[in-house]
Context: one part of a larger RNA
RNA sequence: GGACGGGGGCCCGCACAAGCGGUGGAGCAUGCGGUUUAAUUAGAAGCAACGCGCAGAGCGUCCUCAGCCCUGGACAUACCGCUGGCGGAUGAGAGAGAUACAGGCAUUCAGUUCGGCGGGUCCGGUGACAGGUGGCGCAGGGCUGUUGUCAGCUCGCCUCGAGAGAUGGUGGGAUAAGUCACGCAGAGAGCGCGACCCUUGCCUAGAGUUGACCUGAUUCAGUUAGGCACUCUAAGGGGACUGCCGCUGAUAAGCCGAGAGGAAGGUGGGGAGGACGUCAAUUCGUCAGGGCCCUUACGGGGUGGGUUCCCCACGGGUUCCAAUGGUGGUGCCAGUGGGCAGCGAGACCGAGAGGUCGAGCUAUUCUCCAAAACCCAUCUCAGUUGGGAUGGCGUUCUCACAACUGGAGUGCAGGAAGUGGGAAUCGUUGGUAAUCGGGGAUCAGCAUGCCGCGGUGAAUACGUUCCCGGGCCU
Numbered sequence: 001g002g003a004c005g006g007g008g009g010c011c012c013g014c015a016c017a018a019g020c021g022g023u024g025g026a027g028c029a030u031g032c033g034g035u036u037u038a039a040u041u042a043g044a045a046g047c048a049a050c051g052c053g054c055a056g057a058g059c060g061u062c063c064u065c066a067g068c069c070c071u072g073g074a075c076a077u078a079c080c081g082c083u084g085g086c087g088g089a090u091g092a093g094a095g096a097g098a099u100a101c102a103g104g105c106a107u108u109c110a111g112u113u114c115g116g117c118g119g120g121u122c123c124g125g126u127g128a129c130a131g132g133u134g135g136c137g138c139a140g141g142g143c144u145g146u147u148g149u150c151a152g153c154u155c156g157c158c159u160c161g162a163g164a165g166a167u168g169g170u171g172g173g174a175u176a177a178g179u180c181a182c183g184c185a186g187a188g189a190g191c192g193c194g195a196c197c198c199u200u201g202c203c204u205a206g207a208g209u210u211g212a213c214c215u216g217a218u219u220c221a222g223u224u225a226g227g228c229a230c231u232c233u234a235a236g237g238g239g240a241c242u243g244c245c246g247c248u249g250a251u252a253a254g255c256c257g258a259g260a261g262g263a264a265g266g267u268g269g270g271g272a273g274g275a276c277g278u279c280a281a282u283u284c285g286u287c288a289g290g291g292c293c294c295u296u297a298c299g300g301g302g303u304g305g306g307u308u309c310c311c312c313a314c315g316g317g318u319u320c321c322a323a324u325g326g327u328g329g330u331g332c333c334a335g336u337g338g339g340c341a342g343c344g345a346g347a348c349c350g351a352g353a354g355g356u357c358g359a360g361c362u363a364u365u366c367u368c369c370a371a372a373a374c375c376c377a378u379c380u381c382a383g384u385u386g387g388g389a390u391g392g393c394g395u396u397c398u399c400a401c402a403a404c405u406g407g408a409g410u411g412c413a414g415g416a417a418g419u420g421g422g423a424a425u426c427g428u429u430g431g432u433a434a435u436c437g438g439g440g441a442u443c444a445g446c447a448u449g450c451c452g453c454g455g456u457g458a459a460u461a462c463g464u465u466c467c468c469g470g471g472c473c474u
Base pairs, nucleotide, nucleotide: 007474008473009472010471011470012469013468015464016463019428020427021426022425023424026319027318028317030315031314033312034310043052064305065304066303068301069300070299073129077128078126079125080124081123088105090103094099109119111117131294132293134292136290141287142283144281145279147277152191153190154189155188157186159166160165171182173180174179197271198270199269200268202238203237204236207233208232211228214226215225216224217223241265244259245257246256248254321421325379326378327377328376329375337368338367339366342361343360346357347356348355349354392412393411394410395409396408397407434456435455436454437453439451440450
């Protein structure tokens, strides 16, 4: 000078408390451990690994395993020789296929000094090499997590100290903030804070192939004519600054006001943005790259299997145990986004998943497109008309083929556990929690996961003694 303390003081944070809803109990899906296996590829490991990399393992992906094959290689550059351009479509028999080997079909590259001259291609050779999801994240880069969006981390000059260092940055006040003002041997500066950026909430001139009873006509209908006042669209501008008033405070900074005005009030809400450092934190399997290692194999091709096993154990989810509910019927209202190997209206067929025909749309134009709520009826507290696991039968869709291992959906019948969950533990302060549906990425198909969207819409916060984490002083 730090760090630490079951030392002290001050102060924060869904940290506790006050509330609401969960997890821990049950079934299922999913990830991990373990066991098993020919193989069950491998990484991640307290918070900060475990619906994590994986935005989607039937083959492929693919690293793993068992058979079968190749060896200058599936891929790149160079040299020598050879070559009737390379290539394309077809194909007998063999094979699991990769492959090896017959046959036949159509076609026959530019340049040129007309010399097979140089290029290009196939084949053969040389050997410098290719190749490696092999090892090292404790050799490193880059990216990332975490502390933590916490308010800190530093520097030059002056001054003090023999020096390490101190001072500034401490103090009394105030702040979300090392934010600000005052004081002070300090006066300043940099990286952080804030602001500048995006989005949302209000207004607005200009623009209208969306919209609208603005006006008229007509109709099932913004359908049509006029027109752009409204909604909306997407570019621009304005608007909020403690600016005004009052109280308080030290005449300051600021605080308070169900004060004014205002769409918005004290950082308006949300996002992006992460200082010096810490954890030899993660990643050599995104990538690139350094040593090391393999080189007829630790490389390459192919078929089939595995990653999907299952006595068990853990994590994060989903569906429940019902009446604020279930079922049947009636019936209303979104927003973000996506769409040509696509979205698909509408009509018809089917009990349904779906099928057939197919308008329109490369989209503010066409299309995907709501559910809960509400109303009516019924069930009447039961392992039930609650709950839907599990296996059975039929059927639909996807992919070049193939859904046995191992896809999703749909119909019929069947109908398991479970009656609110021990110790313990998580999220959340407002358009939030809870609840309801819908979109997208990945993707042929497959979503209870992830990312964003809107509908309905609460309760509680006395307070800082205690638990956890953090900041300043001592």
Model confidence (mean pLDDT): 81 of 100. The part of an RNA shown here (small-subunit ribosomal RNA, 3' major domain) has 474 nucleotides and comes from an uncultured bacterium. The full RNA is in RNAcentral, with records from ENA. It matches the Rfam family "Bacterial small subunit ribosomal RNA".